[in-house]
Glycine riboswitch aptamer from uncultured Phenylobacterium sp., 82 nucleotides, folded computationally.
């Protein structure tokens, strides 16, 4: 450095209209609001072996989210591999 499990994990509407409906927190179709920690993607803080490279928790919302439930940068602890 990669991967796998447990544990923790934040931000932002259970948004408004129409339709289906089993009359739900669901689907489906349109509207704009709004978030940043999967992923993209720009600057360039940094950072290194300083030619040259590598690059954020900065910013952008492209895709992804805005009840739960998934998922989630990140961190702790195991385990395995190079």
């Nucleotide at each position: 450095u990669c991967u796998c499990g447990c544990g923790g994990g934040a931000g932002a509407g259970a948004c408004c209209g129409g339709g289906g409906u089993c009359c739900g927190c669901c689907c489906c179709c349109g509207g704009a609001g709004c978030c940043g920690a999967a992923g993209g993607c720009g600057c360039a803080a940094c950072c290194g072996c300083c030619c040259c490279g590598g690059a954020a928790a900065c910013g952008c919302u492209c895709a992804g989210g805005c009840a739960a439930a998934a998922g989630g940068a990140c961190c702790g602890c195991g385990g395995g591999a190079g």
Record summary:
The coordinates come from a structure-prediction model, not an experiment, and the mean pLDDT is 80. RNAcentral holds the sequence, with entries from MGnify.